[in-house]
RNA sequence: AGAUGUUUAACUCAGUGGUAGAGUUAUGCUUUUACACAGCAUGGGUCAAAAGUUCGAAUCUUUUAACAUCUA
Numbered sequence: 001a002g003a004u005g006u007u008u009a010a011c012u013c014a015g016u017g018g019u020a021g022a023g024u025u026a027u028g029c030u031u032u033u034a035c036a037c038a039g040c041a042u043g044g045g046u047c048a049a050a051a052g053u054u055c056g057a058a059u060c061u062u063u064u065a066a067c068a069u070c071u072a
Stems, first nucleotide, its partner, number of pairs: 001071007010024004018055001026042005048064005
């Protein structure tokens, strides 16, 4: 210098245009003499940033940023 991939909750990850989710974690309640386990509930997201297409975008298009890989 060129090419490709990833970016979503505190962490690990789903989500192929139609209400943003799971497991773990955190808080509370039940249970126990107590703890753990288990069950239930709650909290926690400007979906990396900006623009565009669309009735509607995490999803499609463009640009930017960070990280990783490959080639030279």
A computed fold for a 72-nucleotide RNA from Candidatus Vidania fulgoroideorum, annotated as transfer RNA. The RNAcentral record of the sequence draws on ENA and Rfam. It matches the Rfam family "tRNA". It is annotated as a transfer RNA. The source organism's lineage runs through Bacteria, Pseudomonadati, Pseudomonadota, Betaproteobacteria and Candidatus Vidania.